[in-house]
RNA sequence: AGGGUUUGAUCAUGGCUCAGAACGAACGCUGGCGGCAUGCCUUAUACAUGCAAGUCGAACGAGAAAGUCACUUCGGUGGCGAGUACAGUGGCGCACGGGUGAGUAACGCGUAGAUGAUCUACCCUUCAGUCUGGGACAACUCUUGGAAACGGGAGCUAAUACCGGAUAAAACCUUCGGGUUGAAAGAUUUAUCGCUGGGGGAUGAGUCUGCGUACCAUUAGCUUGUUGGUGGGAUAACGGCCUACCAAGGCGACGAUGGUUAGCGGGUCUGAGAGGACGAUCCGCCACACUGGAACUGAGACACGGUCCAGACUCCUACGGGAGGCAGCAGUAGGGAAUAUUGCGCAAUGGGGGCAACCCUGACGCAGCAAUGCCGCGUGAGUGAAGAAGGCCUUCGGGUCGUAAAGCUCUUUUAUGGGGGAAGAUGAUGACGGUACCCCAUGAAUAAGCACCGGCUAACUACGUGCCAGCAGCCGCGGUAAUACGUAGGGUGCGAGCGUUGUUCGGAAUUACUGGGCGUAAAGGGUGCGUAGGCGGCUAGGUGUGUUAGGUGUGAAAUCUCGGGGCUCAACCUCGAAACUGCGCCUAAAACUGCCUAGCUAGAGUAUGAUAGAGGAAAGCAGAAUUUCUAGUGUAGAGGUGAAAUUCGUAGAUAUUAGAAAGAAUACCAAUUGCGAAGGCAGCUUUCUGGAUCAUUACUGACACUGAGGAACGAAAGCAUGGGUAGCGAAGAGGAUUAGAUACCCUCGUAGUCCAUGCCGUAAACGAUGUGUGUUAGAUGUUGGAAAUUUAUUUUCAGUAUCGCAGCGAAAGCAAUAAACACACCGCCUGGGGAGUACGACCGCAAGGUUAAAACUCAAAUGAAUUGACGGGGACCCGCACAAGUAGUGGAGCAUGUGGUUUAAUUCGAAGAUACGCGCAGAACCUUACCAACACUUGAAAUGUUCGUCGCGACUCUAAGAGAUUAGAGUUUUCGGUUCGGCCGGACGAAACACAGGUGCUGCAUGGCUGUCGUCAGCUCGUGUCGUGAGAUGUUGGGUUAAGUCCCGCAACGAGCGCAACCCUUGCCCUCAGUUGCCAGCAGUUCGGCUGGGCACUCUGGGGGGACUGCCGGUGACAAGCCGGAGGAAGGUGGGGAUGACGUCAAGUCCUCAUGGCCUUUAUAUCCAGGGCUACACACGUGUUACAAUGGGGGUCACAAAGGGCAGCGAAACGGUGACGUGGAGCGAAUCCCAAAAAAGCCCUCUCAGUUCGGAUCGCAGUCUGCAACUCGACUGCGUGAAGCUGGAAUCGCUAGUAAUCGCGGAUCAGCACGCCGCGGUGAAUACGUUCCCGGGCCUUGUACACACCGCCCGUCACACCAUGGGAGUUGACAGGGGCAGAAGCCGCCGAGCCAACCUUCGGGAGGCAGGCGUCCAAGCUCCGGUUGAUGACUGGGGUGAAGUCGUAACAAGGUAGCCGUA
Repeated sequence: AGGGUUUGAUCAUGGCUCAGAACGAACGCUGGCGGCAUGCCUUAUACAUGCAAGUCGAACGAGAAAGUCACUUCGGUGGCGAGUACAGUGGCGCACGGGUGAGUAACGCGUAGAUGAUCUACCCUUCAGUCUGGGACAACUCUUGGAAACGGGAGCUAAUACCGGAUAAAACCUUCGGGUUGAAAGAUUUAUCGCUGGGGGAUGAGUCUGCGUACCAUUAGCUUGUUGGUGGGAUAACGGCCUACCAAGGCGACGAUGGUUAGCGGGUCUGAGAGGACGAUCCGCCACACUGGAACUGAGACACGGUCCAGACUCCUACGGGAGGCAGCAGUAGGGAAUAUUGCGCAAUGGGGGCAACCCUGACGCAGCAAUGCCGCGUGAGUGAAGAAGGCCUUCGGGUCGUAAAGCUCUUUUAUGGGGGAAGAUGAUGACGGUACCCCAUGAAUAAGCACCGGCUAACUACGUGCCAGCAGCCGCGGUAAUACGUAGGGUGCGAGCGUUGUUCGGAAUUACUGGGCGUAAAGGGUGCGUAGGCGGCUAGGUGUGUUAGGUGUGAAAUCUCGGGGCUCAACCUCGAAACUGCGCCUAAAACUGCCUAGCUAGAGUAUGAUAGAGGAAAGCAGAAUUUCUAGUGUAGAGGUGAAAUUCGUAGAUAUUAGAAAGAAUACCAAUUGCGAAGGCAGCUUUCUGGAUCAUUACUGACACUGAGGAACGAAAGCAUGGGUAGCGAAGAGGAUUAGAUACCCUCGUAGUCCAUGCCGUAAACGAUGUGUGUUAGAUGUUGGAAAUUUAUUUUCAGUAUCGCAGCGAAAGCAAUAAACACACCGCCUGGGGAGUACGACCGCAAGGUUAAAACUCAAAUGAAUUGACGGGGACCCGCACAAGUAGUGGAGCAUGUGGUUUAAUUCGAAGAUACGCGCAGAACCUUACCAACACUUGAAAUGUUCGUCGCGACUCUAAGAGAUUAGAGUUUUCGGUUCGGCCGGACGAAACACAGGUGCUGCAUGGCUGUCGUCAGCUCGUGUCGUGAGAUGUUGGGUUAAGUCCCGCAACGAGCGCAACCCUUGCCCUCAGUUGCCAGCAGUUCGGCUGGGCACUCUGGGGGGACUGCCGGUGACAAGCCGGAGGAAGGUGGGGAUGACGUCAAGUCCUCAUGGCCUUUAUAUCCAGGGCUACACACGUGUUACAAUGGGGGUCACAAAGGGCAGCGAAACGGUGACGUGGAGCGAAUCCCAAAAAAGCCCUCUCAGUUCGGAUCGCAGUCUGCAACUCGACUGCGUGAAGCUGGAAUCGCUAGUAAUCGCGGAUCAGCACGCCGCGGUGAAUACGUUCCCGGGCCUUGUACACACCGCCCGUCACACCAUGGGAGUUGACAGGGGCAGAAGCCGCCGAGCCAACCUUCGGGAGGCAGGCGUCCAAGCUCCGGUUGAUGACUGGGGUGAAGUCGUAACAAGGUAGCCGUA
């Protein structure tokens, strides 16, 4: 300090997520020791048991017993125990210490002050005093009630208990003379300790004040003791604290009131800091003590282990009545993911009482439990390569665990055993504790795990699994080769821990004070006016608010930081310093800010003179058009559309002429114009009226800017009332279109549109850009003014546009009219969806508007730009792409392939184009992979090891079998080399094992090969340049070409793969050669180039030539090129072929071959005979033959090319109607054969018919091949003679020697060809042209597509699940208001009953108590609304969910441009 994740890629925006630190933690696995800390965060739930507050005999009275000693009359008595124990009166303490955080948003806490408005026991100091009387009550005794708790009555008694009197100070009152009230206690060892009053201190406490202290405005008004005053009361003390009266105040957008949440602080965690979150342990404060209320005592309480009352709960009970309060320490139950011992001790520290000894102390000190945390230590060290065994991997060579182990040599921290043994204590006293620590002995001995290994993020392989099981923090892994699941080996990280989960901060500049934004990503209010507020020009003086400096007080301690010190170190503890960024006070400064005073004119405004304008309101007027009406002319249509129809018209439309009426809107001018705050404003005239600009001087003197609330304006639609209504026109009707068409198109048409008045208050109300001020290059146009001069220019002010520099910006872009640089103020944003929705509130007549969430859900959503792809976008161009032609297919029969069906099997593959006469250039057996059956198991063929034999083999025969094969007999023949070794090689046989074998699976693991786009003209690279980048440029542009072909231009310059050319073939010529080819001339001839001869010609096959836009003219840009022409066999690529760029389709093929992995191994291998691949209601593709006269039949008669041939082609001749047979010449072929070419030509016949067309089908008889033609071959003859008369929708090929038509050959092959591959013969038609269909190329444009339009994507409906709104209601909680009620208690009044202290005249009085009444008041009861939770039949929308339904709304002109508001 950053990283991952949106995209094909990029930059931005933006969320989600990770790496860090921390914890009172929990859970999983594991676990050796020690030190120091920490340990119910949940139910402020309920509690058994024990303990947690007593003490004092030096305040007081009373006062045992057990036991023991002595005596004894044996009944007892006395001493000691003992003035002890227990209890009581009295004093002090119990208000501390300890716990908890429920309540509390508050003077509760923090900080700084105030108390001239107060109190303070014990303690310290000081002053004064401590004199004199009295009457009781407990205990105790007696008696009595009660189960108990606990009492009642009578009697006795002491005090430092209680009450008088004296005196004093003090307080109060005061007429300043005085008056009133009003203290004390003793004990004792004679030292002291106490007691009373006052002053002071210290300590502690009360009260008041400034400032700070959570969230919600979907809480905006709250308040009647309320705010203040006066009198009175109350308190330690001020005060509405309480009360009576008077006044009507007080608080609040600087957030009152209400609601929700919460103890506050020192601090803790995190962070660079600023901040954010938290408030365990320790310290300070507060509050509470079962819940609510109340007071008493006391210095102090409204009291945790006190009292009273009410309530809930628990317990005891004799049913009458009682008892209790662990949020003290342990502990129990419950709750919970979760939190310890019913321990020891007062030895230390501290506290209470006491003169003290001492007693008490679950405060505290210790120990126990827990890896809960922090810190430290250990689990050994050295050496050791045969790199052991074993595991894992492996390319089988090895690698790795790994010096790791073993072995050898050491050590003893720890452990165990033994011995010694502290400090903590100044005298005594040690729970901890025989602890820490030290010494000795033993022996490597007792001691390692956890998580992770796809990226982020350090660390990789094998096996298993097969979208299963599972993983996952995010992205995402898993569908048969998973570094992502599980296991193992190995590795990485940390280590007595390691991971997970949860939470907080960080990263997150992702709430931005430090430190963000708002044109298009979320975000400028629709607009101006204006209140509060914020902010504000120049000069001078004053002040000292803010500000700054110095000093001072405080900011508790602990913590943090720094420097020392102590435990062996560390954690920890401790000392000192610093710090605590804050607040108060004092002093000083005066620049800036604020305030006060006095001025100024540059901001702002006023006056004066001009100017432009669709600025606003009202009234009037005008013409064109439209429609309607009237009249005329006139006749059959008009209207409308893509095409139609609805509609109008013979009752006279449309058209046209004249006239009339009505309403609405204002052509031309007109513009990139003007005006207005915005919305918006357009004929002309008049009236009224707002604002702006320019110019000149004069005046006011900061009057300015912005603007939360507020009020005003605010398009269209809509609402209300009343008018108006020509045209247009939601709804509606009809006609079309369509699968449908509640739309688009057409004909009508109501509201509305118009006017007046009143509402509504929203728009993509947009420049998607708030207002104001200042600063910052220019250029060009334009509107309104002013000035100058050289009179067509310049300058200047105010607007309005375009371009452009700097700068800014993610980019595109903005750029003096900023989105630049700054300032002031306002509004707004914080991931997408849910949602601008629900609820609430306000506004509205309604429609609805404004304000405005959450649950839940996703890992994205978004902006700009890039490259592609696509478009029912555009421009240009090409192609048998269309068009123009021609012949077909689709209909029939047959052939063939496919689907389907069938079957034991009908083997498998190929599937739009790019499968379907395809793999198959040829299934009767074989092929053959399929089926049923039979057989075999190291195998039909291969390699290796061991043993045996030297052969083997061939043939014959016998037996079994369908055969493969099996069993036996016989005949024949006896391997090679040699170093002579049973040495080497070879062959065969046997056995066992390694293995063979597989047309089994995966073409989505692959190689190779192939199809297709496409023989389309494209596809890229290096360097440079541009861009943040993806990328661009080059390759675009102007021409041209078949072509990225060439030329020119150009931030590009070059290059590569493609194109072209080089290759083959064909067309012309020359040359060479001349047999098997040829024959012009010569000769012969059996008349056949047959022979001689020849090589001229044809031909064959070698080599050359030839064509290059080379020449001419035109055109073009002086180019490339194009057009025409000449010559030429051929002319602009002459024709044809081979040749297929980068890539696309996970295209095809594991069944050609090769190959990874998987599967099989007496079978998925191998062998074999038979069957099947040839099936047949049907559908499709490709062909073939036809439907006839351009033809059929018969006869006759010509002319090819290219091929093939020895297990072959096979002549002549003969036989057969024929297939063919016999035959065998010739030929390994320019020689011989296949071999007849056919169409064509000529002659005859048929005459339009299911025929002399057509030949299917069937019957009979044959031929050939073959081991074998039944399933299942081809051919022949005779007979039979089906469909079919030119083919619906649709669709294919072809541009010249082409289509069409005619035959010939070949491969495969025993045989089988309508298929395929070739060959020649005859030989057309048409192309205006590129609008349209299809495909393609280049440029451009749009895009929400990138699996790329076979894309993306919206809504209803159906199903499942989830959260949520409404809902008749139901049921809780909380606070409030009204009323009733009224315990205990304080206070007040009464007090006839009762009473010791004082007074008394002894009667009584003063005073007090019981009791009664009253005010206040808790619980309770009741009524009322309010807030909030749960639940609710039903219901609303929302979200999510691999393969549901209906349509096609959006993205391209998305096929009607889209979107916003409204109905």